[in-house]
Molecule: transfer RNA
Organism: Alphaproteobacteria bacterium
RNA sequence: GCGGGCAUAGUACAAAGGCUAGUAUGCAAGCCUUCCAAGCUUGAAAUGCGGGUUCGAUUCCCGCUGCCCGCACCA
Numbered sequence: 001g002c003g004g005g006c007a008u009a010g011u012a013c014a015a016a017g018g019c020u021a022g023u024a025u026g027c028a029a030g031c032c033u034u035c036c037a038a039g040c041u042u043g044a045a046a047u048g049c050g051g052g053u054u055c056g057a058u059u060c061c062c063g064c065u066g067c068c069c070g071c072a073c074c075a
Base pairs, nucleotide, nucleotide: 001071002070003069004068005067006066007065010025011024012023013022018055027043028042029041030040031039048064049063050062051061052060
């Protein structure tokens, strides 16, 4: 340099045009316990950035950024 894949709560993953954006774990509070742990209940927490299409975009398209894989180059 060329091609491909990925980007969503702190972390790991779902959701694939109409969602209350969900699950696990972690975090906070409460219950329980003499205390802790475990268990139960509740809560906070997220769509990388900029455009486009659409009545409507996390989802489709383009660009950028970052990460991963392959190929090429390396006097």